[in-house]
RNA sequence: GAUAGAGGUUGCGAAAGACAAAAGUAGUCUUAUUGAUGGUGCAGAGCCGUGUGACAUGAGAUGAAAGGGAAUUUCGCCGAAGGAGAGCAACACUGCAAUUGCUCGUCCUGGGCAUAGGGUCAACAGCCCUGUGACUGUCAUCUACAUUUAUGGAUGGGGAGCUAUC
Numbered sequence: 001g002a003u004a005g006a007g008g009u010u011g012c013g014a015a016a017g018a019c020a021a022a023a024g025u026a027g028u029c030u031u032a033u034u035g036a037u038g039g040u041g042c043a044g045a046g047c048c049g050u051g052u053g054a055c056a057u058g059a060g061a062u063g064a065a066a067g068g069g070a071a072u073u074u075c076g077c078c079g080a081a082g083g084a085g086a087g088c089a090a091c092a093c094u095g096c097a098a099u100u101g102c103u104c105g106u107c108c109u110g111g112g113c114a115u116a117g118g119g120u121c122a123a124c125a126g127c128c129c130u131g132u133g134a135c136u137g138u139c140a141u142c143u144a145c146a147u148u149u150a151u152g153g154a155u156g157g158g159g160a161g162c163u164a165u166c
């Protein structure tokens, strides 16, 4: 350097997905009150609606959807992948922010779980960030036992790692 593997039965990611929730919410209609503004997260510009009543509030009737979650199935895999940062593009007239996609080993994370704080979200689901905790896998050092291996304990490291073969 090449090839092949291991961690877990909740390993990681993608697609589909019954179903739950979103929600009796948004919207629409009727009615009562009020009386001038309403239409993208903010600002500007423009356009449209509006005293033949904007917006808002109360009552009645009607009444969704998207994103996210999801048993299960299929596929690709073991830096699988996730995040931060930077760049480019898309998305609405412009600017900022947000969202989505792509690129970059520039940085962090071995893995899942639980938990505290924060963020996102309709949500106390899920996801993300930071910290903490035990568990687990691997390697190194030391140590105990057993017939040397195996195995147990302690400490420490990280996936650009570890194991096997060439």
Base pairs, nucleotide, nucleotide: 001166002165003164004163005162008078011077012076013075014074015073016072019069027062028061029060030059031058032057033056037049038048039047041096042095043094044093081109082108083107084106085104086103087102088101089100090099110136111135113133114132115131116130117129118128119127120126138157139156140155141154142153143152144151
Model confidence (mean pLDDT): 77 of 100. Predicted 3D model of a 166-nucleotide RNA (Lysine riboswitch aptamer) from uncultured Pseudobutyrivibrio sp.